Context: one part of a larger RNA
């Protein structure tokens, strides 16, 4: 990981609450107990009988004394709080009438049993880290006591000491001799520094090499002592039996887990939320919302449409107010200049308030103002209980994304927070290449039958190599801006042309003059001035650009001719081009496409889904009928959850069978049933086992890093 076996919402309670069943009902009901009662075995138990002690009910306010259909509050209520509203009401009848009579309805508990859910217990199961209590431990380890053992070898050589020298004497000094030392080098021993190896190891600390101490605060044997908030510690919060910021063991214990994991058979209705308050509360809860089941209310119940009737200050405007704001004008006051002995005067293409005209901003500005919404009608239509009421049982409180109106960010974010619709959550199919949320579309079953949706129709791949115009030429379609371009094609203004444009080409383009000034030169052409003239011309600027040092020189405008039909200049549109940088040849989903398989307008036609049809069948609700059945119409996606129904396992009553002519099991094939399952039959097996109605559970396994065992 598979298999088999086991494996989680229970059991108590003279607790409580509701629904459902049954008994009795203004009642209902016993408990303990006891019986020479029955039943059994003289037991256990069960049934019958007694037993009315005690529960609830029937009256209620008040804290309470206590009054009572009242009572509390107060001195007191015309006043409020809880309560009551039975001799009440209907119907005959009978009296003239109070009113009699008679028949109906009217007040509901209560006890027992299952159910569902609370409560108190371990309370659906595993699961803690950790608290206490009693005991067990120092054969490991730490420190200690006694009382034993050990340390090859080799070097330094201190006091002492002797012997010479020295000295007044000593000091001192030189050789000997001596053997100190947490001295030196290094084996046993003890460690455990660096590094390779090892890391499902040979080894829950090891091996190789290196390396520290090895006469000392060394190392070691045996024996003994200290202990769990305590011991021992040259101290690491180290050790205290492979376990230590509090040991091991048993009990308290099933501790406690607002946490995480599991939680078992089937089919059927309906079906959520992720919000709002308050919370030592944010991943827990409580009560309301929204789900679901029981009853009850049937109308001026709800909703959706239109009409009517209000209701408001968004959006947009717009400046009338509040602030903000640009040019002009107009003008207070200031700067600044000039005059002035001062007084005070003029001037300003400085700044600027109120005004005045023009222009324009605002979430916290409105002179103004939609749509959309929201409230209401004894309207209308449509729908048909979806509303309300009362009680039982819940989940829910992490929400996501897209669109639209906003804040927050950077008019960033699969960013964040609100409001509102949809969707996803809890929605399957179709399309989007794949792809919760986008499109289209809500799946009751079954079909080898049609018609459509979004998308599609060359091929992969179902359907058009469809029609008809036009565009694009770009590996455009098939990722991007400002911003650039005689790309292409159109649609507007507008100019010059047969008296001849545009382009090419031939041919002129002159003269006063080298215009004046400047300059070394300055001559059409560095610069500067200008009435840039005037002259001859067809026409030629005191000169477009090239050149020169300056002149020369080439050209331009301007003219003619040659040729001949149509050329230019603005502006707007459609496609496209450049801008355009990521790591595989690498991608439009892919081949592949260029009068199209693109793009853009038009049009036909087909494909295309669980959509709608068409047959056939289940099931729920509603209607109707000739009513155990028929017909018709509408429904039947589903997490968490609520309701309803059934299978299936074990055991028990009662009734009935089965069975060596083969019972349960275990294997196979067939059939039935929406399913859970059942049957039936071969083959194994070899002794037991089913129906039906009850009823009673150790009542269903794929998970829990679930137990045990097997492979």
């Nucleotide at each position: 990981g598979c298999c088999u076996a086991c494996g989680a919402g229970u059991u108590g309670c003279u607790c409580g609450u509701a629904c459902g069943u049954u008994g009795c009902g203004a009642g209902g009901u016993u408990a303990a107990u006891g019986g020479u009662g029955g039943c059994g075995a003289u037991g256990a138990g069960c049934c019958c009988c007694a037993g009315g002690a005690g529960c609830c009910g029937u009256a209620g306010c008040g804290a309470a004394a206590g009054c009572g259909a009242g009572u509390c509050c107060u001195a007191a209520c015309u006043g409020g709080g809880c309560g009551a509203g039975a001799u009440g009401c209907c119907c005959g009848u009978c009296g003239c009438g109070a009113g009699g009579c008679g028949g109906g309805c009217g007040g509901a508990g209560u006890a027992a049993c299952g159910u569902g859910c609370g409560g108190c217990a371990g309370a659906c199961g595993c699961g803690a880290a950790a608290c206490c209590g009693g005991g067990u431990g120092a054969u490991c380890u730490a420190c200690c006591c006694u009382u034993g053992g050990c340390c090859a070898g080799g070097g330094u050589g201190a006091a002492g000491u002797g012997a010479g020298g020295g000295u007044a004497a000593a000091a001192c000094c030189u050789c000997a001799u001596g053997g100190a030392g947490g001295c030196c080098c290094g084996a046993a021993c003890c460690g455990g520094u660096g590094u390779g190896g090892g890391u499902u190891g040979a080894a829950a600390a090891c091996c190789g090499c290196u390396c520290g101490g090895a006469u000392g605060a060394g190392c070691u044997g045996a024996g003994g002592g200290u202990a769990g908030g305590a011991g021992u510690g040259a101290a690491a919060a180290g050790c205290u039996a492979a376990u230590c910021g509090a040991a091991c063991u048993c009990g308290g214990a099933g501790a406690u887990a607002g946490c995480u994991c599991g939680u078992a058979c089937u089919c059927c209705c309906c079906g959520a939320a992720a919000u709002a308050g308050c919370u030592u509360u944010a991943g827990g809860g409580c009560u309301a919302g929204c789900c679901u089941c029981a009853g009850g209310u049937a109308a001026a119940a709800g909703u959706g449409u239109c009409a009517c009737g209000g209701a408001g200050g968004u959006a947009g405007a717009g400046c009338a107010c509040u602030g903000a704001u640009u040019g002009g004008g107009c003008u207070a006051g200031g700067g600044g200049g000039c005059g002035c002995a001062a007084a005070c005067g003029c001037c300003u293409a400085c700044c600027a308030a109120a005004c005045c005209c023009a222009g324009a901003c605002a979430a916290a500005c409105u002179c103004c103002g939609a749509a959309u919404u929201c409230c209401g009608u004894a309207g209308a239509c449509a729908u048909g209980u979806u509303u309300c009421c009362u009680g039982g049982g819940a989940g829910u409180c992490a929400g996501g994304c897209a669109g639209u109106g906003g804040g927050g960010g950077a008019u960033a974010a699969g960013c964040u927070u609100c409001a509102u619709u949809g969707c996803c959550g809890a929605g399957a199919g179709g399309g989007g290449a794949a792809u919760a949320a986008c499109c289209c579309a809500g799946a009751c079953c079954g079909c080898c039958a049609g018609c459509u949706a979004a998308g599609g129709u060359c091929c992969c791949c179902a359907a058009g190599u469809g029609u008809g115009a036009a565009u694009u030429a770009a590996c455009a379609g098939a990722g991007a801006a400002a911003g650039g371009a005689u790309g292409u094609u159109g649609g507007g203004u507008u100019g010059c042309u047969c008296a001849g444009a545009c382009a090419a080409c031939u041919a002129g383009g002159a003269g006063g003059u080298u215009g004046g000034c400047u300059u070394a030169g300055a001559a059409g052409c560095a610069g500067c001035c200008a009435u840039u003239c005037c002259u001859u011309a067809a026409a030629a600027g005191a000169g477009u650009g090239c050149g020169u040092a300056a002149u020369a020189g080439c050209u331009c405008a301007c003219u003619a001719g040659u040729c001949a039909a149509g050329c230019g200049a603005c502006u707007u549109g459609g496609c496209g081009u450049c801008g355009a940088c990521a790591a595989u040849u690498c991608u439009c989903g892919g081949g592949a496409c260029u009068g199209a398989a693109a793009u853009u307008c038009a049009c036909c036609a087909c494909c295309g889904a669980a959509g709608c049809u068409g047959c056939g069948g289940a099931u729920g609700g509603c209607g109707c009928c000739u009513c155990u059945g028929g017909c018709g119409c509408c429904a039947u996606g589903g997490u968490a959850g609520g309701g309803g129904a059934g299978c299936a396992u074990u055991c028990c009553a009662u009734u009935u069978g089965c069975a060596g002519u083969g019972a349960a099991g275990g294997c196979g094939u067939g059939g039935c049933g929406u399913g859970a399952g059942c049957c039936a039959c071969a083959c194994u097996g070899g002794a037991g086992c089913g129906a039906a109605u009850g009823g009673a559970a150790g009542a269903g396994c794929a998970g829990a890093u679930g137990u045990a065992g097997g492979c």
About this RNA
The part of an RNA shown here (large-subunit ribosomal RNA, domain II) has 711 nucleotides and comes from a Bacteroidota bacterium. Model confidence (mean pLDDT): 84 of 100. The source organism's lineage runs through Bacteria, Pseudomonadati and Bacteroidota. It matches the Rfam family "Bacterial large subunit ribosomal RNA". Gene Ontology terms of the family: structural constituent of ribosome and ribosome. The RNAcentral record of the full RNA draws on ENA.